[in-house]
RNA sequence: UUAGAGAAAGCUAAACCUGUCGCAAGGCAGGGACAGAAAGCCACGGGUCAAAAAUGACAGCCGUGCUGCUUUUC
Numbered sequence: 001u002u003a004g005a006g007a008a009a010g011c012u013a014a015a016c017c018u019g020u021c022g023c024a025a026g027g028c029a030g031g032g033a034c035a036g037a038a039a040g041c042c043a044c045g046g047g048u049c050a051a052a053a054a055u056g057a058c059a060g061c062c063g064u065g066c067u068g069c070u071u072u073u074c
Stems, first nucleotide, its partner, number of pairs: 003071002011036002016031006034060001040066002044063003047058004
């Protein structure tokens, strides 16, 4: 540097359930396992959602940026 959810070793954890925080979207912990080669981090741009608004949420919606395991190409 190229390629790869997959042969190996591992990793994350959708929906759902319980408890808890929040007006809510949603977050956290435990169980669970749909899926994932960045499903790691960041709310920068777009998008979606919540909220009367101000504001907020989602990174497993898309793009950008940074970093990383393993096998492999050069």

Record summary
This is a predicted structure of a 74-nucleotide RNA (c-di-GMP-I-GGC riboswitch aptamer) from Desulforhopalus vacuolatus.